[in-house]
Context: one part of a larger RNA
RNA sequence: GAACGAACGCUGGCGGCAGGCCUAACACAUGCAAGUCGAACGUGAAGCCGCCCUUCGGGGCGGUGGAAAGUGGCGAACGGGUGAGUAACGCGUGGGAACCUGCCCUUUGGUACGGAAUAACCGCUGGAAACGGCGGCUAAUACCGUAUAAGCCCGGUCUCUUUGGCGGAGGCCGGGGAAAGCCUUGUGCGCCGAAGGAGGGGCCCGCGUCCGAUUAGCUUGUUGGUGAGGUAACGGCUCACCAAGGCUGCGAUCGGUCGCUGGUCUGAGAGGAUGAUCAGCCACACUGGGACUGAGACACGGCCCAGACUCCUACGGGAGGCAGCAGUGGGGAAUAUUGGACAAUGGGGGCAACCCUGAUCCAGCCAUGCCGCGUGAGUGAAGAAGGCCUUAGGGUUGUAAAGCUCUUUCAGCGGGGAAGAUAAUGACGGUACCCGCAGAAGAAGCCCCGGCUAACUCCGUGCCAGCAGCCGCGGUAAGACGGAGGGGGCUAGCGUUGUUC
Numbered sequence: 001g002a003a004c005g006a007a008c009g010c011u012g013g014c015g016g017c018a019g020g021c022c023u024a025a026c027a028c029a030u031g032c033a034a035g036u037c038g039a040a041c042g043u044g045a046a047g048c049c050g051c052c053c054u055u056c057g058g059g060g061c062g063g064u065g066g067a068a069a070g071u072g073g074c075g076a077a078c079g080g081g082u083g084a085g086u087a088a089c090g091c092g093u094g095g096g097a098a099c100c101u102g103c104c105c106u107u108u109g110g111u112a113c114g115g116a117a118u119a120a121c122c123g124c125u126g127g128a129a130a131c132g133g134c135g136g137c138u139a140a141u142a143c144c145g146u147a148u149a150a151g152c153c154c155g156g157u158c159u160c161u162u163u164g165g166c167g168g169a170g171g172c173c174g175g176g177g178a179a180a181g182c183c184u185u186g187u188g189c190g191c192c193g194a195a196g197g198a199g200g201g202g203c204c205c206g207c208g209u210c211c212g213a214u215u216a217g218c219u220u221g222u223u224g225g226u227g228a229g230g231u232a233a234c235g236g237c238u239c240a241c242c243a244a245g246g247c248u249g250c251g252a253u254c255g256g257u258c259g260c261u262g263g264u265c266u267g268a269g270a271g272g273a274u275g276a277u278c279a280g281c282c283a284c285a286c287u288g289g290g291a292c293u294g295a296g297a298c299a300c301g302g303c304c305c306a307g308a309c310u311c312c313u314a315c316g317g318g319a320g321g322c323a324g325c326a327g328u329g330g331g332g333a334a335u336a337u338u339g340g341a342c343a344a345u346g347g348g349g350g351c352a353a354c355c356c357u358g359a360u361c362c363a364g365c366c367a368u369g370c371c372g373c374g375u376g377a378g379u380g381a382a383g384a385a386g387g388c389c390u391u392a393g394g395g396u397u398g399u400a401a402a403g404c405u406c407u408u409u410c411a412g413c414g415g416g417g418a419a420g421a422u423a424a425u426g427a428c429g430g431u432a433c434c435c436g437c438a439g440a441a442g443a444a445g446c447c448c449c450g451g452c453u454a455a456c457u458c459c460g461u462g463c464c465a466g467c468a469g470c471c472g473c474g475g476u477a478a479g480a481c482g483g484a485g486g487g488g489g490c491u492a493g494c495g496u497u498g499u500u501c
Stems, first nucleotide, its partner, number of pairs: 001501004006497005013373006019366002021331001026329003030326003035074003040071002043068001047064007081284003090209007099201003104197008112146004121136006152176010181189002183186001210256003217247003222244008259281004263274004286307005309320004337363001339362003345359001346357004376406004386397004410442001412437005420428001445490005450471003456485005466473002
């Protein structure tokens, strides 16, 4: 000098754009943050209409209606948060082969016949509650059986391809396995098999990736093989047996620290430092462990077990997890609203209408930063008054003020008023912007002035009080302390502190 997710002191007019718990991965009141589909299915509340009964309170039946819960499907594995752990194929980059893939796209073939249940509901019943138990009824795109199989899978065999093995293509034989219907009836929405694609994901490898040798040896599923199991898949991934290997001074092992990257800051560069915001990847979701469901999880707002903590309890037993958005306590030098809207973009469900969406888009708070603008312009010498200094003549503040002549940005008041929205739909928002009105009117501070370093005098103080980044000032004329006048610098900021280069 530059930079900052800054903080502190003094000060503070406006706008645009951005940013805003770096500390306790501390604990959390309250609300919201993941639902949706009646074109899968069975029930069917209120209300309304009609009829009947009525003790005039109402009740029953039929229709309409569609609430609510339930079965079922898809989603809930995305989106959002955090950085604890991790020195690792975690990340970055470049390759690889033994894999999976819901929804979407393309091609192709199919969608036959049956069956048994079970929620909801009704009855009885346990419990303080959470939540159940028993019996009875019922539907489906829920569940089960049978049929069919071009292609598919498994086994056998033959031919071609391959140096060979594996593999690939093709033929034959044997075995195995599928489906779901619905409606508003049409280019409707679905369902099953096969092949391909797209996008997504799992796995392996080369190279790169902090400090410590006051850590020098480490390792028994350890290293390799054979066989088996397991997985979507290769593999000591797991197991049995066999061999005795494997890593290490080019730093193994151990310890410390740490999410990684694109980037960011600085620097002429090389490099150094860093990893907030935005984007990619990873890991985590009270702590530890586990699996279930599923195309996908070992699953933030799912389940089970254990633990700590908090809450309810009728003491038998139960409930919870903000590192989602707000918000609270606590910690801290320090970091915001318990706001609006689904209008846009995007996501989930749905044929759709539409519903949901604290993703998102906006608004609020904060000079936290960057950028822009304003606090007036011209004229004005009796160089006014006052202040300060003075050699008492004067000098300086100083065209500065006043006065005169103008202007009206911003803020204020009144009027109009968007784009963002292809037809409808605008939270923002009566916002931006435009027009008009009034009046210089409402708007300047902070640090410094001994040298480095730009800017000097007086008074006070008297090694005191104090200053200070370094050198150093202060003990009676202090340009260094405090005040004043003057001056220098920056300016809605200016200084200080911290950190990096």
This is a predicted structure of a 501-nucleotide part of an RNA (small-subunit ribosomal RNA, 5' domain) from an Alphaproteobacteria bacterium. The prediction has a mean pLDDT of 89. Rfam family: Bacterial small subunit ribosomal RNA. Its family is annotated with ribosome and structural constituent of ribosome in the Gene Ontology.